[in-house]
Context: one part of a larger RNA
Molecule: small-subunit ribosomal RNA, 3' major domain
Organism: uncultured bacterium
């Protein structure tokens, strides 16, 4: 000088209380463990692995196992030598491909000589040798780069200078204040840099400037913003304004500050709200399976194809979800309101046809045009009457649909049948402070198919904070 204390002082955070809804209890989805297995490919292991790497395993992916086949190689460059019936390369045979025999036909450029055939070197392309290629083989404790974490915590640090014999103090500590080493104020310090703030982007208000594909107040017209027409309103998508404690008033100091309290005006009020952005380190954190790499290993295989098989196995155990166990509901019925977004090997509309999934059809749009596109909870009728039930829906049992070379292991999704478990869940444990939890739908990436996962959107909209004793974690003095 750190760290550390079941040592003290200050102070913060869904940390605790207060409150709300949930997990652990029931089926089922998925990940892990452990079994199992020919393989069930590899990695991630408190927080900070465990709907994680995977934004999608039937083949393929792929990396596992088993057979089957190749060996200058599936893929890069060099370099020698040979190569015109060359290089490609149909039929055919063999197989499960893949491979491996077959060989009909049968080329191309480029330089020379020639009118032209053609000839003669040469490239390219084959073949063989050789150097090498190939490795998701092992070291993340040999690295780069990337990330995770404390923690968006408020902190690391320098010059010069003053102390100390020196490691090292100092400033960075105090008094005050803030979300913040944030800002005053005092001080042996005086400045300074990397974080903090703000410069960005979303959103809330206003004003302009343009007006199709948006919009429609007047004026025609139509079943319809549907034509005309209109720039007024929405609304889009560009520039501007707008918030600064600016104002008032109390506090605060010795005093004038920083700030703090209530108030006006404001759309908006004290960082308005939200995203991006993460100092210096810490954890030999994670990652040789994105990539890149040094070392060491393979080399007719730990390299490269191909059938199948596996990654989807199941006495079990956690994890992290969805559906429920009902009446604040469930059924039929019937109106109504959205945002954000994707489309051309795509969306795919009207109309037909089927109970249905979907077929058929093929308008129309690279799209403010058209199209996915029925928003769903809500509302309003009606039944159901406390029951393992019109709850609940797993499970199995039949028939279908659709992508796909292919749904057997092992896809989605329709219909009738079928109707398990489950009556609000021990100890423990989780997440949220406002348009936020709850709780309804909807869209999008990967993607032939396949979502309860993710990631955006909007809809309805709550309770509760007395306070910091006391759990965790964090600062900052001693």
């Nucleotide at each position: 000088u750190g760290a550390c204390g079941g040592g003290g002082a200050c102070c913060c955070g869904c940390a605790c209380a207060a409150g709300c809804g949930g997990u652990g209890g029931a089926g089922c989805a998925u990940g892990u463990g452990g079994c199992u297995u020919a393989a069930u490919u590899c990695g991630a292991u408190g927080c900070a692995a465990c709907g994680c790497g995977a934004a999608g395993a039937a083949c393929c992916u792929u990396a596992c196992c088993u057979g089957g086949a190749c060996u200058u190689g599936a893929c890069a460059u060099g370099c020698a030598a040979g190569u015109a019936g060359u290089a490609g390369g149909a039929a055919c045979c063999u197989g499960a491909a893949a491979g491996g025999g077959g060989g009909a036909c049968g080329a191309u450029c480029c330089g020379u000589a020639g009118c032209a055939a053609u000839a003669c070197g040469g490239a390219a392309g084959c073949u063989u040798g050789c150097a090498c290629a190939g490795g998701u083989g092992c070291u993340g404790c040999a690295u780069g780069g990337c990330u995770g974490u404390c923690g968006u915590c408020a902190g690391c640090u320098c010059g010069u200078g003053u102390c100390g014999u020196g490691a090292g103090a100092u400033g960075u500590u105090g008094g005050g204040u803030u979300a913040a080493g944030u800002c005053c104020c005092g001080c042996a310090a005086c400045g300074a840099g990397c974080g903090c703030a703000a410069c960005c982007c979303c959103u809330g208000c206003u004003u302009u400037c343009a007006g199709u594909u948006a919009c429609c107040a007047u004026c025609a017209u139509u079943a319809a913003g549907u034509u005309g027409g209109g720039g007024a309103c929405u609304c889009u998508g560009g520039a501007a304004g707008g918030a600064c404690c600016g104002c008032u008033g109390c506090g605060g100091u010795a005093a004038c500050a920083a700030c703090g309290c209530a108030g006006a005006g404001g759309a908006a009020g004290a960082u308005g709200g939200g995203g991006a952005c993460g100092a210096g380190g810490u954890c030999a954190a994670g990652u040789c399976a994105u990539c890149a790499u040094g070392g060491u290993c393979c080399u007719u295989a730990u390299g490269a194809c191909c059938g199948g098989g596996g990654c989807u196995a199941c006495a079990c155990a956690c994890g992290u979800g969805c559906u429920a166990c009902a009446a604040u509901g469930g059924u039929a019925g019937u109106u109504a309101c959205a945002g954000a977004g994707g489309g051309g090997a795509g969306c795919g509309a009207a109309g037909c046809a089927g109970u249905g999934a979907u077929g058929u059809g093929g308008a129309g749009c690279g799209a403010a045009u058209c199209u996915c596109a029925g928003a769903a909870a809500a509302g309003c009728u009606a039944c159901c009457c406390a029951a393992g039930u019109u709850c609940g829906g797993a499970u199995u049992g039949a028939g279908g649909u659709c992508u796909g070379c292919a749904a057997c292991u092992c896809g989605a999704c329709c219909u009738c049948a079928u109707g398990a478990a489950g009556c609000c869940g021990g100890a423990a444990u989780c997440g949220c402070u406002a348009g936020u939890a709850a709780u309804c739908g909807c869209g999008c990436a990967a993607c032939a198919u396949c979502a309860u996962g993710g990631u955006g959107c909007g809809g309805u909209g709550a309770a509760u904070a007395c306070g910091u004793u006391c759990c965790c974690g964090g600062g900052c003095c001693u």